[in-house]
Description
Predicted 3D model of a 102-nucleotide RNA (SAM riboswitch aptamer (S box leader)) from a Chlorobiota bacterium. Of the family's consensus pairs, 97% are formed in the model. Its mean pLDDT, the model's own confidence on a scale to 100, is 82. Lineage of the source: Bacteria > Pseudomonadati > Chlorobiota.
C1' cells in the first nucleotide's frame, strides 16, 4: 500500500524540548504564543486482540499487544423522507482503529 469483517453520540492527562499551525480531504464552525503540530517521559481510558472468571449474556475483571486521551468520525457533502433551514431521522460513500487474508 492492499482484501474482508467489526466498531466509531461513552471514556481518558501532566511535564520537558520546540515554535505556528491544527481539527483527513472540500465548505463551515472551532482549537491555538494563557503555546498548534511533532518528539520524549510518566499517567490515564478501554475500541479490537489476548488472559482470567462466568449465570455462557451485546456479561464481569485485568491492562500484556496495537490504539486512543477538544468539540457525535465537530457538522455538512451523496441518496431517501421531512423541514424556512447544513432542521430531524435513516442509508451509503469516504475516513480512523483493530483483527485477518494475499
Nucleotide at each position: 500500500g492492499u482484501u474482508u469483517u467489526a466498531u466509531c453520540g461513552a471514556g481518558a492527562a501532566a511535564g520537558g524540548c520546540u515554535g505556528a499551525g491544527g481539527g483527513a480531504c472540500a465548505g463551515g464552525c472551532c482549537c491555538u504564543g494563557u503555546g498548534a503540530a511533532g518528539c520524549c517521559u510518566u499517567a490515564g481510558c478501554a475500541a479490537c486482540c489476548u488472559g482470567a472468571u462466568u449465570u455462557u449474556g451485546u456479561a464481569u475483571c485485568a491492562a500484556g499487544g496495537u490504539g486512543c486521551u477538544a468539540a457525535a468520525u465537530c457538522c455538512u457533502a451523496c441518496c431517501c423522507a421531512u423541514u424556512u433551514g447544513a432542521u430531524u431521522g435513516g442509508g451509503a460513500a469516504a475516513g480512523a482503529u483493530a483483527a485477518u487474508g494475499a